[in-house]
Context: one part of a larger RNA
Parts: sequence; C1' cells; structure tokens
RNA sequence: GGCGCAUGGCGGAUGCCUAGGCUCUCAGAGGCGAAGAAGGACGUGAUAAGCUGCGAAAAGCUUUGGGGAGGCGCACAUAGCUAUUGAUCCAAAGAUGUCCGAAUGGGGCAACCCAUCAUGCUGAAGGCAUGAUAUCCCGCAAGGGAGGCAAACCCGGAGAACUGAAACAUCUAAGUACCCGGAGGAGAAGAAAACAACAGUGAUUCCGCAAGUAGUGGCGAGCGAACGCGGAGAAGCCCAAACCCACAUAGUUACGGCUAGGUGGGGGUUAUAGGACCCUAACAGCUGCUUACAGACGGAACUGGAAUGAUCUGGGAAGGUCAACCAUAGGGGGUGAGAGUCCCGUACAGGUAAAAGAUGUAAGUGGUAGGGGUAUCCUGAGUAGGUCGGGGCCAGAGGAACCCUGAUUGAAUUUGCCGGUACCAUCCGGUAAGGCUAAAUACUCCUGAGAGACCGAUAGUGAACAAGUACCGUGAGGGAAAGGUGAAAAGUACCCUGAAUAAGGGGGUGAAAAGACCCUGAAACCAUGCGCUU
Repeated sequence: GGCGCAUGGCGGAUGCCUAGGCUCUCAGAGGCGAAGAAGGACGUGAUAAGCUGCGAAAAGCUUUGGGGAGGCGCACAUAGCUAUUGAUCCAAAGAUGUCCGAAUGGGGCAACCCAUCAUGCUGAAGGCAUGAUAUCCCGCAAGGGAGGCAAACCCGGAGAACUGAAACAUCUAAGUACCCGGAGGAGAAGAAAACAACAGUGAUUCCGCAAGUAGUGGCGAGCGAACGCGGAGAAGCCCAAACCCACAUAGUUACGGCUAGGUGGGGGUUAUAGGACCCUAACAGCUGCUUACAGACGGAACUGGAAUGAUCUGGGAAGGUCAACCAUAGGGGGUGAGAGUCCCGUACAGGUAAAAGAUGUAAGUGGUAGGGGUAUCCUGAGUAGGUCGGGGCCAGAGGAACCCUGAUUGAAUUUGCCGGUACCAUCCGGUAAGGCUAAAUACUCCUGAGAGACCGAUAGUGAACAAGUACCGUGAGGGAAAGGUGAAAAGUACCCUGAAUAAGGGGGUGAAAAGACCCUGAAACCAUGCGCUU
C1' cells in the first nucleotide's frame, strides 16, 4: 500500500409524513375609484428586528347580535393588565383612517417643498388649526359627469416576422403575436331589400351532422364553405316622413292674413304593400314602465344533534378477545397504534339582522287589434348603381355575382326599387340607404362547497419556511436555497474532570436520547482496530 471484517465519522439518499401546490365540478360574484381606488411610504406594542393587523382614536374605538371562560396575533419569556357588571373571539353596521399614488391649489428627484382665499386662536404674526382652490365634457345657471386600476373573456382600430412551401417571390404562418380605443357581467349579432326552388322556410346566437364535401390554390404547401337535417334557447319592437296643433323667429302684406325654415307635442311604422286623407263601427281584453304598500321564499355569526363496556398486550388502545348499542348520522379530522357509539363533527332539524326579492294590490303613464274607399301625399340621397384602386366572403381577377369603401361620377319613387353567383327574359323572394332588443354562447383576478387511476419537499406554483424574500443588475429585468425532537418539553435537577457559559464522565427525563447540527439515516469520502497479503 491492497483486500476483508468490525466500529465510528462525514453526508443527506431512501422510506414514512404534509402545513403547500396542480387540474376540474357545482354554486356565488363578476368590479374598485374624486365619499380619493389598486398599490405603496412612514408610523403604531411595556420590552419589538421580521411577518400579520391597524392609522396620531394606530395588534385598535363604538353599537347591535352570537357566545360563555379565559384573554393580551405569529411568538412557548418577564413585568404588568383585563374578564361572569360577560372579556378574548365570531358576525353585521359604523367611527377614525398620517403621507404618496388618477393625485386634482402650485411645484417636485413619489411618500417632499411652497402657496392663495375664508374663518378661528387674535388685538397682532415670516406662527398654528379647519375648510376651499386641477383639467376636460354637459348645462344660462344651480349643479352633474369623466379621469385611474383590474386575470381572462368581447367588439373595434392598427398590424408583423420566424415558420411551412423541404430554396423562394404569389401563397402560408395570420388578421395570429404585439400595440391602441371601448364596453359588460357577459360582449357581439339580431327581427329579411334573407334563404330556397315551382316545394317550402321564416330574426340572431351556440352545439352535432352535412364535410375535409362543393370549391379555392406557384391547382404547390395549404386554405375551406353553404343549402338542408337534428338539438340548445326562443321575443319581439321603436323612430324618420306624409297629416294636424302649439310656440318663438324671419320675410311679406291690401293688416284679414300668407310663406319659410326651426323647436316641441299628436299621428305613424309596412309588402297579399302600409300609412296619411275620407266614411263608418266598437269600447272590452291583454300588456310595458314608474311610484307606494304588503310580501312567500331566502338569509351572518350561531343552536340542538343517536349509540360501549369488560379484559389481554403495550409507554400509550382506537388493536386482539368477549359481550352490547345507534344509524335520515359507517363523509371527514383529532385523540399516546387502526374509534359509527371519547372529542370536533356528520344526517337531520332549528335560527335572526341587513341586502335582495317571485308575486299581489293601488295610483299614474304608455302600447296593442275592426270594416270600406282610394284621386292626391308619404315611406330614410351625394344614397343605390357605374368606373378606377383596395379589402371581405370557400372564391388568389377569374366568366365573378354579393358585402365594405379611398377617388370620381350618380338614379328611380309603388306603373317604384333590390336580390335569386357574368348577362337577358319569365317566375319567385324581399322592401336598402335610421335605431333598440332577453335567453341559449365565452371567460375566471375572486368567494364557498366538493372531487381526483394529480405531486409529495431536486416533485408539486418560482414560492409548504420572513418568497417575488435574500441576492444579482445603473435599469428594463433576473431570481434562489431553505419542511419533520417527542404523545407531552417531561428541552437533562444535582455531582465530578476542566481555565471554561468548550467538551466529557456520572446521574436524571422519556417507550426510545429521538438531546434541539434533533424521525429514518443509503452511497461516495475519511478514520481507528484486527486478520490476510505485497
């Protein structure tokens, strides 16, 4: 030195555990904000660095309800204080709420600086206190509103490239990502100038099929409908105009009026055209909204809530054995090992405040439908359509309809107009150029309940722990490691060695030292002893 055995050290794998995550389901909620948000700074405790709570009234104040013995957060110490005259705690409603932040009196390097006016201290101030003082929009004013933040979902505006095409340019990726604006609990769309095809359907949205079909496409890569059928859910309406009335203004007048546009009210809303207008008839039913009252149901903390003993092993019984009981409760968790009957609970039942609220009643105010006539009037204009250039549709300019529109043109008026994939005729469907509209649909920052052939500390969130912390970076930003004594601290009284509050030896606790570097404690690596061997 090597090998082997043994005993240790170091190390923290493995096993077990879970306080935390992950993914869903069902309900709820879907906003907060100038009455100052989200998010922060600084404070606040007897002692107080961190987290949590709170705000100079500062781990808190008030009221009401609940609850019933301890309490003074995490946090186990000392001192002190508090509570059956009901505390701590839970729920509801209030009060207080420094400074910054949309930040809004002005400024500013956020959490700071400096004002003006009014009132008060006050007779006075280079002082203090309280209040007001930003901008934009609406409005004559009084006054009202907006602004900012927030996870996804939605609509609109603007809009890539990598990539694919095995290169690449049309094409694709993709109207995706990113950016901007806007709204709501949903949003958008929506009551046919729609489809269809000689038969019919009857707003929109979503799902299944039709169908990877018809198409489109350097006919490459790819992209990709509709009709129709089956379901979810269903809901329809209001203006503009004609006509009538009122008011003010203007023009004009022969002073009687007339005309014009404007404002307001009535009227009216469609395709078998309808309405205005004229004639005629009936007054009942249904229904929307607003206000007031009543109000089922529902609803916080919370309350009640069945049933087991003995014995054995053991440190400990919930385990074994024997014998019982309850069950609308044998979900779950805890208790010194594995408990229906020990504890918390569970099934079930009860319970009140506020919010909310189906429904009903009353009042007010709207809507709605009859018959006939048809000469005249009305029925959305720089619109429809055309041409040029783009874009959207399954459709890449094509034979290219349809929709949108930057430029340029530019109708008709019910004997009207549009569409049915060039175009024409017939036929059929519809009625543009104004508007509103629940449900079925999408999503989850958040709350409650529950589930998992999801993870179990190098996993699962980056984060089970003072985690977006420590730390790094000028900054944008990047971003960890780190869980486990024991049933209970019973956390080793006392003695000895020692310089020692180091360490060790006795001794004690405990089931066991598991002794806080604390469950288990693998390997690498290190050490000591012994054996064999070079």